Fluoride riboswitch aptamer (crcB RNA motif) from Rudaeicoccus suwonensis, 73 nucleotides, folded computationally. Its Rfam family is "Fluoride riboswitch aptamer (crcB RNA motif)". Rfam links the family to the GO terms positive regulation of gene expression and response to fluoride. The coordinates come from a structure-prediction model, not an experiment, and the mean pLDDT is 76. The RNAcentral record of the sequence draws on Rfam.
């Protein structure tokens, strides 16, 4: 010094935020170069021919916000 695997890390799982687990995806260019920018992964509900209609703030758990019903004070 390289080159591999593992761990660690980033992203994302139809409407916020924390936090635990699962899942999937992690590459490439340019530059005035340690920083920016441009592309690309994963993702971006359901039903109807259409006019229209439906479910949820989780991919689950919990906990907080926000929204709605229905009961008591």
């Nucleotide at each position: 010094a390289u080159u591999u695997a593992c761990c660690c890390c980033g992203g994302c799982g139809a409407u916020g935020g924390a936090u635990c687990u699962c899942g999937c995806c992690g590459g490439g260019c340019u530059c005035a170069u340690c920083g920016a920018g441009c592309c690309g992964a994963a993702c971006c509900g359901c039903c109807g021919c259409a006019u229209g209609g439906c479910u949820g703030a989780u991919a689950g758990g919990u906990c907080c916000u926000g929204c709605u019903c229905c009961c008591a004070c």